[in-house]
Context: one part of a larger RNA
Molecule: small-subunit ribosomal RNA, central domain
Organism: metagenome
RNA sequence: CUGGGCGUAAAGGGCGCGUAGGUGGUUUGGUAAGUUGGAUGUGAAAUCCCCGGGCUCAACCUGGGAAUGGCAUUCAAUACUGCUUGACUAGAGUAUGGUAGAGGGAAGCGGAAUUCCACAUGUAGCGGUGAAAUGCGUAGAUAUGUGGAGGAACAUCAAUGGCGAAGGCAGCUUCCUGGACCAAUACUGACACUGAGGCGCGAAAGCGUGGGGAGCAAACAGGAUUAGAUACCCUGGUAGUCCACGCCGUAAACGAUGGAUGCUAGCCGUCAGCAAGCAUGCUUGUUGGUGGCGCAGCUAACGCAUUAAGCAUCCCGCCUGGGGAGUACGGCCGCAAGGUUAAAACUC
Repeated sequence: CUGGGCGUAAAGGGCGCGUAGGUGGUUUGGUAAGUUGGAUGUGAAAUCCCCGGGCUCAACCUGGGAAUGGCAUUCAAUACUGCUUGACUAGAGUAUGGUAGAGGGAAGCGGAAUUCCACAUGUAGCGGUGAAAUGCGUAGAUAUGUGGAGGAACAUCAAUGGCGAAGGCAGCUUCCUGGACCAAUACUGACACUGAGGCGCGAAAGCGUGGGGAGCAAACAGGAUUAGAUACCCUGGUAGUCCACGCCGUAAACGAUGGAUGCUAGCCGUCAGCAAGCAUGCUUGUUGGUGGCGCAGCUAACGCAUUAAGCAUCCCGCCUGGGGAGUACGGCCGCAAGGUUAAAACUC
């Protein structure tokens, strides 16, 4: 010398599937492409460097040598990588038997509550607030009872709980369906990891067409508050929220922490299995999740700490002072809203 980084300072893609590519377990033989060594040829001269010589020295001139990353040919080596051949089972997968689960899709059903309608009882208030008013009510409200309509959401159980790749998923039943985990064997025999492009999924809001509309509620209207009040509070209230189909493709899409594999003290809880022991619910062991604390180590600190932010390997994404700017222009996508890719001048 061989850049350094990405939990919070700039920086992990929202998530998956997977193409090319990159990387890849144990072992036998072969090969010799990479790799290593030797030889030969070439690598013009001048320059540079070393040892000399010539101008009185030096600059300068000059002789010899060295150097010339390299390229080509050839001979050899075979540890590692590659290619190839055969084998293996520790990675991966399949089969068998079980287990838990708000995992997904469709259909049906249920009760509580709000609102509305009808009838009945009943009479002057109700509602709302810090206090009020707008509002509703003698055309009988609020309250209470009975019956009915309709939409949306599913109290308790409920949890630091479970499931899912993420977004996310919660009343009950049925049907269809994905994944995970555990146990003991058998089988396949590296079939693996990652993944530029690509394809798919993707909260809420928003958009299109058609339905639906109880409650809530942007916009809007009114009442208050206030100096004002285009707000906070109150009374109303339309899109929307719901359903079907099709778009949009973004979020503090967060663990602000990409994926895979191996290794590195423990202790305590909890979920799902399995085994053994004692024995009727405990103990011990073990596997997979999910939490709390904590050692070594790491970290600027905070903190992380076998679910790493520790120690390593492989692959992808991303960062490189603040503003201008996630903007302009162009491309691609979109019905639009806009999304995505993504600068510069200038300025500090």